c-di-GMP-I-GGC riboswitch aptamer from a Desulfotomaculaceae bacterium, 93 nucleotides, folded computationally. Taxonomically the source falls in Desulfotomaculaceae (Bacteria, Bacillati, Bacillota, Eubacteriales). Its mean pLDDT, the model's own confidence on a scale to 100, is 85.

RNA sequence: CACGAAAGAGCAAACCUGGUGAAAGCCAGGGACGCAAAGCCACGGGUCUACGGUUGGGCUUUAUGCCGACUAUUGACAGCCGGGUUGCCGAAA
Repeated sequence: CACGAAAGAGCAAACCUGGUGAAAGCCAGGGACGCAAAGCCACGGGUCUACGGUUGGGCUUUAUGCCGACUAUUGACAGCCGGGUUGCCGAAA
């Protein structure tokens, strides 16, 4: 460097409570499904949110309608996958 047995230490999903935000979400406390980077960074893809645009697809209430699809922008997610970066322990191969 790489790898992940044991032990120690660590983190904490869902859910609940309080706060925050337009929402996605985030923060604190409780709580543990899990995690060897479940530490950190939105760089690529992806997902979600808000508000526009387009629509040749669908619906019926037929119009300033709804849904879907595509797309620009906004914010979010690092516990979706890559990438970058830092790092605890040390059996085996």